[in-house]
Parts: sequence; structure tokens; C1' cells
RNA sequence: GGACAGGAUAGGCUGGAGCGUUAGCCCUGCUCUGUUACUGCAGAUGGGCUUCAUGGCAGAGCCAAAGCCGGGAGAGCGGUCUCCGUAUUGCUCAUGGUCUUGGCAGGACUGUCGAUCCUCUGUCCUGAUGGAUUGGUCUUUAUGAGAACCUAGUCAGGCGGGGAACCGAGCAGCUAUAAUCGUUGAGAUCGGUGCUGUCAGGGUCGCAGAGGGGAGGAAAUGCCAAGGUCAACCAUUGGUAGUAUGGUUGAUCCACCUCUUGGCGUUCCUGUCC
Repeated sequence: GGACAGGAUAGGCUGGAGCGUUAGCCCUGCUCUGUUACUGCAGAUGGGCUUCAUGGCAGAGCCAAAGCCGGGAGAGCGGUCUCCGUAUUGCUCAUGGUCUUGGCAGGACUGUCGAUCCUCUGUCCUGAUGGAUUGGUCUUUAUGAGAACCUAGUCAGGCGGGGAACCGAGCAGCUAUAAUCGUUGAGAUCGGUGCUGUCAGGGUCGCAGAGGGGAGGAAAUGCCAAGGUCAACCAUUGGUAGUAUGGUUGAUCCACCUCUUGGCGUUCCUGUCC
């Protein structure tokens, strides 16, 4: 100095990527991928950091001078953005339609069991005047009840006067009656009404009746012309912002795998052999 064995340590391994978040990096979150790729604690008003940022704290296991960190290329799952197409949603511009009048086409339906149309009347409105019915008030006929005493008549009994005949006042009862209450009829007057008549006038459409007259009337729909269009609705072409979906579009990042190349490191101790 080299090789082998054992031990030790430096140092490594116990996943990676994307989205999101962030001034930026990592983690907790979500997604993709993949390994016999650990455990626990805290952590979205968050936890640890600063471009040398590629988690923090604690513990355990394995490897061990092992390995770690890069560049390029291939293949390839997936993500993000973009391009084109399709569908759909919201907003918006514009133009039409939905509206009115007229014309043309059209002709469902309807018409001699009488169309469009014309006249009159009623329904409707105003005024006047009646009837019916009903309420109040007043007057009145007939009639019933009706004052213990301060209504009338007649007054048993009893009372008073008288020799007697008789007379007197007068309670109850009876009769009549006042005020008053009630029933019925009549009249006058002031009102009411989902009633009704008459007269005069008014009166768009509609409805009904009577009369006249004698053959058409006419919806939807479409077109044309003029007018209108605040809003709402429908249709069409655009613009814009989303969502979904498709693709030999483009760019970029990238798990796993393959090839290639570079950087750092390749230490220490003991023993044996050469």
C1' cells in the first nucleotide's frame, strides 16, 4: 500500500407531484401517483421559515461509508392554462312578432226552421203622478174594561128624626159614566220598499219581443300598407361571463420506469493474509 472480517462514527432512509393558500417556500386541506414509503403532539383568525426558505418538536427502526444532490433524453398516468367544435345558463345590443286601422287571400262555422241590415218597443237613466203593502201621529164609528172616599142615579141592611104615617143623610150592591187602557172599521197627514201602473223626456254597445226585408254573414291563419311599441312575453343574429362535453390543437408541470452524464463523499479503530 492492497484484500478480507468485525466494530465505530460522519452521514443517510422510513415517498413524490399537482391544486389551493402565501410576498415567496414547506406543512395541516383536496386531488393524482406509488411503496411491505414509521409512531406521537400542535397546526387555516393557522404551524415552521426567508430565496442557502423544499416544514417544527419528540421518539423508534433500518442502512452505513453507505449514499445524497443535479443535468439531458425516452416512454408515460395525471394536473393547469390555451385553441377549435357542440350543448346549455345568465346579462345585454339590434331586428321582427304579440297591439290599432284599412285592403287582399282564406274560409271553420252559420243562414229560407229567414243572414247582414232597418224601424218600433222593453230592459237602462231622469222627472212627474198613482196603486199595492207597511210604520208613526191625529181624528172618529162601534164595542169591552173602567174611579173605596174628593162622578151621577137607585139605594137592602144598619143609623138619625117622629106617638105613628112617613121623612132624612147615606155604606155595600147594581146601573150609567169621566180620565184612561184595549179591539175593530173609516178618514187625514208624514214616511218606507229588491212590488207595480201611467205619462213626458233621454239613451253607446249588448240582450229580448214585434214588424220590415229577402241572401248572404263570418272566426282562425297568411300577406301588404300606415300607425304604435314604457314594460312584459316569444323568436333570430351577434357580444360578454360561466358550466358541461369532445379533440392527431398548442404550451407547461409531473408520479412511476428506462438510458446517459456530472457534483459531494468514499473516514476511523482492531485482527488476519499478501
Source information: A computed fold for a 274-nucleotide RNA from a Candidatus Woesearchaeota archaeon, annotated as Archaeal signal recognition particle RNA. Lineage of the source: Archaea > Nanobdellati > Candidatus Woesearchaeota. It matches the Rfam family "Archaeal signal recognition particle RNA". Rfam links the family to the GO terms SRP-dependent cotranslational protein targeting to membrane, signal sequence recognition and signal recognition particle, plasma membrane targeting. The family's RNA type in Rfam is non-coding RNA gene. The sequence is in RNAcentral, with records from ENA. The coordinates come from a structure-prediction model, not an experiment, and the mean pLDDT is 79. Of the family's consensus pairs, 95% are formed in the model.